RNA sequence: GCCUCAGUAGUAUAACGGAUAGUACAGAGCCCUGUCGAGGCUCAGACCCGGGUUCAAUUCCCGGCUGGGGCG
Numbered sequence: 001g002c003c004u005c006a007g008u009a010g011u012a013u014a015a016c017g018g019a020u021a022g023u024a025c026a027g028a029g030c031c032c033u034g035u036c037g038a039g040g041c042u043c044a045g046a047c048c049c050g051g052g053u054u055c056a057a058u059u060c061c062c063g064g065c066u067g068g069g070g071c072g
Stems, first nucleotide, its partner, number of pairs: 001071007010025004018055001027043005048064005
């Protein structure tokens, strides 16, 4: 330099172009318990950046950035 895959809460991981962006762990509160833990209920928290297409983009296209893999 070229090709390719990926980028979503603190972490990990889902999401036919139209869902309130889901789940688990972690966090906060309450219940339970003699206490802790486990368990139950509730809450808060995220679409890498910029354009384009579209009535509508986390999703499709282009460019950029970052990371993984391959080739040279």

The prediction has a mean pLDDT of 82. The RNA shown here (transfer RNA) has 72 nucleotides and comes from a Nanobdellota archaeon. Rfam family: tRNA. It is annotated as a transfer RNA. Rfam links the family to the GO term triplet codon-amino acid adaptor activity. The RNAcentral record of the sequence draws on ENA.